This is a predicted structure of an 81-nucleotide RNA (c-di-GMP-I riboswitch aptamer) from a Rhodospirillaceae bacterium.
The source organism's lineage runs through Bacteria, Pseudomonadati, Pseudomonadota, Rhodospirillales and Rhodospirillaceae.
Rfam family: c-di-GMP-I riboswitch aptamer. Rfam's curators write: GEMM was predicted in a large-scale screen for bacterial structured RNA regulatory elements.
The sequence was found by an Rfam model in a public genome assembly.
Order: sequence, then C1' cells, then structure tokens
RNA sequence: UCCACGAAAGGGCAAACCGCCGGAAACGGCGGGACGCAAAGCCACCGGUCUUUUCAUAAAAAAGGCAGCGGAGCUACCGAA
Repeated sequence: UCCACGAAAGGGCAAACCGCCGGAAACGGCGGGACGCAAAGCCACCGGUCUUUUCAUAAAAAAGGCAGCGGAGCUACCGAA
C1' cells in the first nucleotide's frame, strides 16, 4: 500500500408516525421525528414485491414504483484484534 475484517474514534444516514406539497395509485419531495443501518452511498441489470390498465379459462402483457427484500455492478471514512 492492497484485500479481508469490524474493536475504538470522528462522524454519517434516517424507519414508523405527524404536517405541507406532487401523483389515479404504489410512492416521491421538504420539515419534524428516530426503528435501525459498516455501505441504510450510487445504480432498476436479474429475481422478488407493490400500484394502474388490458384481456380474461388460467395465466400473461404493458406502463409506473420499492435500493431500508435479495443478487450483480461502481465508489467510499477510520484502522485495533
């Protein structure tokens, strides 16, 4: 120095819920608020799942979400065992 790993330190993010706004909805943005998180940083490629529409015999298809469901990819602070 790099990989793995995750003690400590400095910090970081922010669930549910509430208010306002957007959206047909899932859900998203801002503020409050902390359940938690060592990638709870980015990313919709794959699986999964949610919403809407179509057709319906089952199913399937299309459009839109979820990154705090999992995998893959990219990047990253610190440095004990």